Molecule: transfer RNA
Organism: Candidatus Heimdallarchaeota archaeon
RNA sequence: GGCAGGAUGGUCUAGUUUGGAAUGAUACUUGCUUCGGGGGCAAGAGAACAAGGGUUCAAUUCCCUUUCCUGCCA
Numbered sequence: 001g002g003c004a005g006g007a008u009g010g011u012c013u014a015g016u017u018u019g020g021a022a023u024g025a026u027a028c029u030u031g032c033u034u035c036g037g038g039g040g041c042a043a044g045a046g047a048a049c050a051a052g053g054g055u056u057c058a059a060u061u062c063c064c065u066u067u068c069c070u071g072c073c074a
Base pairs, nucleotide, nucleotide: 001073002072003071004070005069006068007067010026011025012024020057028044029043030042031041032040033039050066051065052064053063054062
């Protein structure tokens, strides 16, 4: 340099094909359980989805550009 894939709560991740503000896990907070801790159970809080633009009544999703990461080739 070329090609391909990716960026979504603190962390990891589903969803994007088929447009209507998003799934689960883990961690965190509270309560119950325990002498206490751990573990278990229940509840709660936490993200408008890398940045900008376009299309649309409406964009995490479709299109364009840019940034960053990973892999392959040279």